[in-house]
């Protein structure tokens, strides 16, 4: 210098001016869902998908089982996890390092495209052997699975004996499986040794077995004041001995009039409090721990809106792109992904541009 592999962080900044919304304080009347004016606070690493766990909330539950559904190597973190953090295996990468849904396929079922003679259980195109038969080219018939040729995947690999050719048919050795014993490790696993029958194919985020675990609901949960109407209950009154209502300023008059008319309590609707933001909370320090983490002390108060506020507009200056010339100015343009809805722990997805750690390969130069 150049390629990359792992992590931490930042997501324009500062100012005027009109807004919008919490909360404090003052004033103001026409006293409420009010108005003014001062002060404070007002989006995000993902506020995001809503995919997982929990706190909270009501329902529902003697106890036990099936089904559905989630996971699935150790061992540890955590309020809990499908997370997270060391580690085991087992895969790729020269390496930093990455990736694994990582129980079982010797219980059953079911799938495997194109090629291939065969794809699961025994099958044999080309090939070897042996026998026949012949027109000598090759046909039949039978054994063989050692070369060939297909395919991701073809029933262990090497040599050596047997054989008509050949085969774990027999033999050593070597890879797999299974079984025991010894070391190491908590442990997942791992190292050595001995035996064993000569091989048992792949696929379970395919059905299935096994273990393990699990009640459902979602803040539109829920709780709490509470109109107008309409029906519910109870009480009074009351239908020619006229309740109430129309007119009207009141009476008398008129006029209309009967499951009607006035009260109470209930429940519910619309509207409003509440849950609602202090919390498994930030931040700095120190102590254990390899780490996730956890103790302790100190310190701060950080959106709460709800048909849903957090904005627009100017300037100045910053970063990046582009075009120019008098080489450090100028001029245009961009500034990303995307916005809380009860809160909180996670994953997962998107995100211009820009700063920093620590590694790893290669190539120059001293």
């Nucleotide at each position: 210098g150049g390629a990359g592999u792992g992590g931490a962080g930042g997501g324009g900044a500062u100012g005027a001016u009109c807004g919008c919304u919490g909360c404090g304080g003052c004033g103001c009347c026409u006293u409420g869902c009010g108005c003014g004016c001062c002060g404070u606070g007002g989006a995000g690493g993902a506020a995001a998908g809503u995919c997982c766990g929990g706190a909270c909330u009501c329902c529902a539950c003697a106890g036990g089982g099936c089904a559905g559904u989630g996971c699935g190597c150790u061992g540890g973190g955590u309020a809990a996890c499908g997370c997270c953090c060391a580690g085991g295996g087992g895969g790729c990468g020269c390496g930093a390092g990455c990736c694994c849904a990582c129980g079982g396929a010797a219980a059953g079922u079911g799938c495997a495209a194109c090629a291939g003679a065969a794809a699961g259980c025994a099958a044999a195109c080309c090939g070897c052997c042996a026998c026949g038969c012949c027109u000598c080219g090759g046909c039949g018939u039978g054994g063989u699975a050692a070369g060939g040729g297909u395919g991701a995947a073809a029933c262990g690999g090497u040599g050596g004996g047997g054989u008509a050719a050949g085969a774990g048919c027999c033999c050593a050795c070597c890879a797999g499986c299974g079984g025991a014993g010894a070391g190491g490790g908590c442990g997942a696993c791992u190292u050595c040794u001995c035996c064993g029958g000569c091989u048992c194919g792949g696929u379970a985020a395919a059905c299935c077995c096994c273990g393990c675990a699990u009640g459902g609901u979602g803040c539109a949960a829920g709780a709490c004041c509470a109109a107008a109407u309409a029906g519910g209950u109870c009480g009074g009154c009351g239908u020619u001995u006229g309740a109430g209502g129309g007119u009207g300023g009141c009476c008398c008059g008129c006029c209309c009039g009967a499951g009607g008319c006035c009260g109470a309590c209930g429940g519910g609707u619309a509207g409003g409090u509440c849950g609602c933001u202090u919390g498994a909370g930030g931040c700095g320090g120190u102590c254990g721990g390899c780490a996730a983490c956890g103790g302790c002390c100190g310190u701060c108060c950080c959106a709460g809106a709800g048909g849903a506020a957090u904005g627009a507009u100017c300037a100045u200056c910053c970063u990046c792109c582009c075009g120019c010339c008098c080489c450090g100015g100028c001029g245009g343009g961009a500034g990303a992904c995307a916005a809380a809805a009860u809160c909180c722990g996670g994953c997962u997805u998107a995100c211009a541009c820009c700063u920093c750690c620590a590694c790893u390969c290669c190539c120059c130069u001293u």